[in-house]
Context: one part of a larger RNA
RNA sequence: CGGGGAAAGAAGACCCUGUUGAGCUUGACUCUAGUUUGACAUUGUGAAAAGACAUAGGGGGUGUAGAAUAGGUAGGAGCUUCGGCGCCGGUAAAAUACCACUACCCUUAUUAUUUUUUUACUUAUUUAAUGAAGCGGAGCUAGGCCUCACUACCCAACUUCUAGCAUCAAGGUCCUUCGCAGGCUAAUCCGGGUUGAAGACAUUGUUAGGUAGGGAGUUUAGCUAGGGCAGCACAUCUGUUAAACCAUAAUAUAGGUAUCCUAAGGGGGACUUAUAGAGAACAGAAAUCUCCAGUAGAGCAAAAGGGCAAAAGUCCCCUUGAUUUUGAUUUUCAGUGUAAAUACAAACCAUGAAAGUAUAGCCUAUCAAUCCUUUAGUCCCUCAAAAUUUGAGGCUAGAGGUGCCAGAAAAGUUACCACAGGGAUAACUAGCUUGUAGCAGCCAAGCGUUCAUAGCAACGUUGCUUUUUGAUCCUUCAAUAUCAGCUCUUCCUAUCAUACCAAAGCAGAAUUCAGUAAGCGUUGGAUUGUUCACCCACUAAUAGGGAACGUAAGCUGGGUUUAGACCGUCGUGAGACAGGUUAGUUUUACCCUACUGAUGAUUAUUGC
Numbered sequence: 001c002g003g004g005g006a007a008a009g010a011a012g013a014c015c016c017u018g019u020u021g022a023g024c025u026u027g028a029c030u031c032u033a034g035u036u037u038g039a040c041a042u043u044g045u046g047a048a049a050a051g052a053c054a055u056a057g058g059g060g061g062u063g064u065a066g067a068a069u070a071g072g073u074a075g076g077a078g079c080u081u082c083g084g085c086g087c088c089g090g091u092a093a094a095a096u097a098c099c100a101c102u103a104c105c106c107u108u109a110u111u112a113u114u115u116u117u118u119u120a121c122u123u124a125u126u127u128a129a130u131g132a133a134g135c136g137g138a139g140c141u142a143g144g145c146c147u148c149a150c151u152a153c154c155c156a157a158c159u160u161c162u163a164g165c166a167u168c169a170a171g172g173u174c175c176u177u178c179g180c181a182g183g184c185u186a187a188u189c190c191g192g193g194u195u196g197a198a199g200a201c202a203u204u205g206u207u208a209g210g211u212a213g214g215g216a217g218u219u220u221a222g223c224u225a226g227g228g229c230a231g232c233a234c235a236u237c238u239g240u241u242a243a244a245c246c247a248u249a250a251u252a253u254a255g256g257u258a259u260c261c262u263a264a265g266g267g268g269g270a271c272u273u274a275u276a277g278a279g280a281a282c283a284g285a286a287a288u289c290u291c292c293a294g295u296a297g298a299g300c301a302a303a304a305g306g307g308c309a310a311a312a313g314u315c316c317c318c319u320u321g322a323u324u325u326u327g328a329u330u331u332u333c334a335g336u337g338u339a340a341a342u343a344c345a346a347a348c349c350a351u352g353a354a355a356g357u358a359u360a361g362c363c364u365a366u367c368a369a370u371c372c373u374u375u376a377g378u379c380c381c382u383c384a385a386a387a388u389u390u391g392a393g394g395c396u397a398g399a400g401g402u403g404c405c406a407g408a409a410a411a412g413u414u415a416c417c418a419c420a421g422g423g424a425u426a427a428c429u430a431g432c433u434u435g436u437a438g439c440a441g442c443c444a445a446g447c448g449u450u451c452a453u454a455g456c457a458a459c460g461u462u463g464c465u466u467u468u469u470g471a472u473c474c475u476u477c478a479a480u481a482u483c484a485g486c487u488c489u490u491c492c493u494a495u496c497a498u499a500c501c502a503a504a505g506c507a508g509a510a511u512u513c514a515g516u517a518a519g520c521g522u523u524g525g526a527u528u529g530u531u532c533a534c535c536c537a538c539u540a541a542u543a544g545g546g547a548a549c550g551u552a553a554g555c556u557g558g559g560u561u562u563a564g565a566c567c568g569u570c571g572u573g574a575g576a577c578a579g580g581u582u583a584g585u586u587u588u589a590c591c592c593u594a595c596u597g598a599u600g601a602u603u604a605u606u607g608c
Stems, first nucleotide, its partner, number of pairs: 003593003007588002015422004020418002022414004028218005034211008044121009054110007068096001071102003075098001078085002125198005135191004141156001143154002171185004222232002230251001235257006259301001260361001265319007273297001275293001277291004299308002302366001304364003323347003328342004336406001350357002372400006380394004431472001433470001435469001437465006446456002483558001484556003488550001489547005496521001498519001499516002503512002523537003564582004568577003
């Protein structure tokens, strides 16, 4: 001295992962203090009003017609106080006297119960104060009103010029042992509620609701060409990828599924479809009928593939095998479960003349554990000495559901953040590749007045470079200090200038193209944090690049990128923003090597 030791410091604070946390938020999940509401208890005594129920009594009712104010029904030809009323007749939907029952409305009384409201009390209860002192009532005295006067009623209160006095208290009175002793009064009596406020409401307790990030605990999937956003490639089916058995990956590719169906299931019989051609009144491109051709070009619920013609299609007939009972097998496969399927057996049955076929859908998708609840079955097992019933628990088969589909009940934010790890994984450099970027060839349609090639060059085509950017994730997360500028050195050439030259559409001047060439040079400013870009000026020229995007234990710290803060936008919020703005700690050299100098030592040679 600061180039290197990818120097030291610190198991990266960015990023991801973890069934690791914490701070904060709320519309997360589950609780909760508090608060609020109802019921009951604490909770007692009165008065009034209103309501309900019960009992007893009284009253009421106008369509039209009909003497007329007909609630309704049954009996009914008589009842009577001798006045009359009714029957009859008549009107009417219904007929009246008398007797009985009854509905609706209004009203009175009674006692009892009960509810609600208002109000009073005080002893429960609550609350405040005090060293628990004068509370409630009555009385004495003085005054006033009315008075002849009393009673009654009302009301008031004892201190205040001035250096007096206050002593078991003076006074008064009584007793007396006559004392300097004592009692009563002076200082009214009664009530044994300390006084005030509230009060059957508060309060408190039990219980049931509402509210409740005030407080607490917890969660906040997975895959993933980093993570996030998006999507579902998370359970499944068809075709392709898939390389002619089978199997076979990707956030490969084209699509589909969580349904639908008492027939679109089962059996039998009959028939043949799409399309085209030729014909037939209205009739045409299309209606119905006939003939001919017709390997399926149709149809078979749905995706696709396969399959199917006297059918698996279409029409008709009959049906419920889409039933009961357990085992075995195939695919997925751990050769576990589930699901779907296959071939039998034992029943009961459908259909068909029968052989036969049928345990759903022509085949490949159409779906679900433990625990709990519930339904069905046998009426079987258990409930502890025996027995009956109820009840409970078992056994067998279904249903209620987990789509994150072999099945937790679950929202965010963190730039205030933490821990464990990861180069299994992102943001620099360096690698690989070179699409993109930059540069250079080949061919020659054109341009160049004429003329492809002086100079250019389309359509094509072949390369190179790693000064662009992608892509990748190999190295580094036990840290290689992350933009830009300054400083300083060195290298490259794809040469801007300077030197020497070939060529020109080189007359000269200026210029263009090419060669040998990196020796030397390539600046000063405005603006911006800028690299870049744009502008001014000078100049021979103001070429391009590299060196871990050279260079921070060299500088600066303007920008990004912590913590403070402002604005806008987004969000309920905590907060967020390749949106803008402002303020923001730049650590350490003494080691080795390199270099610059200093000092000292030793040896050799030469000169003096």
Predicted 3D model of a 608-nucleotide part of an RNA (large-subunit ribosomal RNA, domain V) from Amniculicola lignicola CBS 123094. The coordinates come from a structure-prediction model, not an experiment, and the mean pLDDT is 80. NCBI's taxonomy places the organism under Eukaryota, Fungi, saccharomyceta, Amniculicolaceae, Amniculicola lignicola. It matches the Rfam family "Eukaryotic large subunit ribosomal RNA". Its Rfam clan is "LSU clan". On this family, see Yusupov et al., Science 2001: "Crystal structure of the ribosome at 5.5 A resolution". The family has 88 seed sequences and 107,465 matches in Rfam 15.1.